[in-house]
Molecule: transfer RNA
Organism: Candidatus Omnitrophica bacterium CG11_big_fil_rev_8_21_14_0_20_64_10
RNA sequence: GCUGGCGUAGCUCAACGGUAGAGCAACGGUUUUGUAAACCGUCGGUUGGAGGUUCGAUUCCUCUCGCCAGCU
Numbered sequence: 001g002c003u004g005g006c007g008u009a010g011c012u013c014a015a016c017g018g019u020a021g022a023g024c025a026a027c028g029g030u031u032u033u034g035u036a037a038a039c040c041g042u043c044g045g046u047u048g049g050a051g052g053u054u055c056g057a058u059u060c061c062u063c064u065c066g067c068c069a070g071c072u
Base pairs, nucleotide, nucleotide: 001071002070003069004068005067006066007065010024011023012022013021018055026042027041028040029039030038048064049063050062051061052060
């Protein structure tokens, strides 16, 4: 330099173009003499950034940034 993959909650990951969810973590509650465990609930997202297509984009297209892999 070229090609491909990935980027979504604090972490690990989902999501036919039609309200962005789950587990763990955090917080609150039930239970316990107390803690842990268990159960119930709550909070937490400018979907890496910019633009385009569309009535509507995490999803499709372009550029760009970061990480990884391959080729040279």